[in-house]
């Protein structure tokens, strides 16, 4: 150099154009129970990687930066 996957709460994750001002799980604050704790139950903070385009509508499709992974080819 070329080609392919991949990126979402602190972490793992759903999610396949509209039911997403984006849902669970653990973790985390705060309340209840308990003799403490732990478990539970109920609450509550927090995310679409940037850009630009398609669409009436984009987490989602598409181009392009970047960052991770993996494969080819160059190695005089």
């Nucleotide at each position: 150099g070329c080609c392919c996957c991949c990126a979402u709460c602190g972490u793992c994750u759903a999610g396949a154009g509209g039911c997403c001002u984006a849902g669970g799980a653990c973790a985390c604050g705060g309340g209840c129970u308990u003799u403490u704790c732990a478990a539970g139950c109920c609450u509550g903070u927090a995310a679409c990687a940037c850009g630009a385009g398609u669409u009436c509508g984009a987490a989602u499709c598409u181009c392009g930066u970047u960052g991770g992974g993996g494969g080819c080819a160059c190695c005089a």